Predicted 3D model of a 336-nucleotide RNA (Bacterial RNase P class A) from Pseudoduganella albidiflava. The RNAcentral record of the sequence draws on ENA.
RNA sequence: GAAGCAAGCCAGACAGCCGCUGGCCGGCGCAGCAAUGCGUUGGCGGGAGGAAGGUCCGGACUCCACAGAGCGGGGUGACGGUUAACGGCCGUCCGCUGAAAGCCUUUCGGGGUAUAAGGCGAGGAAUAGGGCCACAGAGACGAGCGUAUUAAGUUACGGUGAAACGCGGUAACCUCCACCUGGUGCAAUUUCAAAUAGGCACGCGAUGAUGUUGCUCGCGGAGCGUGCGGGUAGAAAGCUUGAGCGGCGGAGUAAUCCGUCGCCUAGAGGAAUGGCUGUCAUAGCACCGGCUUGCCGGUGCCGUAACAGAAUCCGGCCUAUCGGCUUGCUUCACUU
Repeated sequence: GAAGCAAGCCAGACAGCCGCUGGCCGGCGCAGCAAUGCGUUGGCGGGAGGAAGGUCCGGACUCCACAGAGCGGGGUGACGGUUAACGGCCGUCCGCUGAAAGCCUUUCGGGGUAUAAGGCGAGGAAUAGGGCCACAGAGACGAGCGUAUUAAGUUACGGUGAAACGCGGUAACCUCCACCUGGUGCAAUUUCAAAUAGGCACGCGAUGAUGUUGCUCGCGGAGCGUGCGGGUAGAAAGCUUGAGCGGCGGAGUAAUCCGUCGCCUAGAGGAAUGGCUGUCAUAGCACCGGCUUGCCGGUGCCGUAACAGAAUCCGGCCUAUCGGCUUGCUUCACUU
């Protein structure tokens, strides 16, 4: 320098103005004995992702079920490690794959052959048993068939095919072995709790309750009052301090773990996280110039540009993704 790989990071920046959402600190008004609540207003600082996605695995948490044991169902499967746990991750082994070069060959088009970094693997058992084995082949799972041979199905060979006259292959077919495994998902679950209409208890009521304008008369004619309880609307908790994040040091090949210091980083609920303007950088388009002819430089336009958007929270996997940056590994070529 070329080629092939792997890992990590970013996901427009800055400034101004106007909003939305929830938090803290105040002012004012109303209610209240107060605590406090409601309304309004001012200030300060917080406000989506690497996948927030699919909901495919594993956990935390929740309620229901559950003495113990067994059957059945589901899942996992080399060996060792890691973890709260896993089908994840790390290391090793095995198998497959994996480029130029080199070598062989060539009808000069090409063909064959090996590994590196790396990638992939549902990688237990085929002598417990059952099933199946395309095409080709006379015959495909259980021994028969053909030819030769022998005392004797005694021995040898048999084009095809992955496998042929056998202790064959296949478990990503049933099965066996070992291990794991209850169901439900925050619309879980819990607390407070109206109005109206039911329910229960007590009391009053045709000797006229309640109602009808505050009272009386009159009218009307069967309910009314008090208390308790369940459910609904509504409100609150669960809800974000956590298997957390970052720096440094240590153990380990690594995944990961330990110590120490620092930090708090959305919490809505018919669901906020946005809009406008200016400057600059990236991408794209057009024109001009230069040359080494596909790159560089300049000017102008465009106006943020891919996938996408939290909803109980974590660890993974998978899928989607414009563009950019950094680091490392392997092979080959050249130079010193």
It matches the Rfam family "Bacterial RNase P class A". By type it is a ribozyme. Its mean pLDDT, the model's own confidence on a scale to 100, is 78. NCBI's taxonomy places the organism under Bacteria, Pseudomonadati, Betaproteobacteria, Oxalobacteraceae, Pseudoduganella. A source record names the gene rnpB.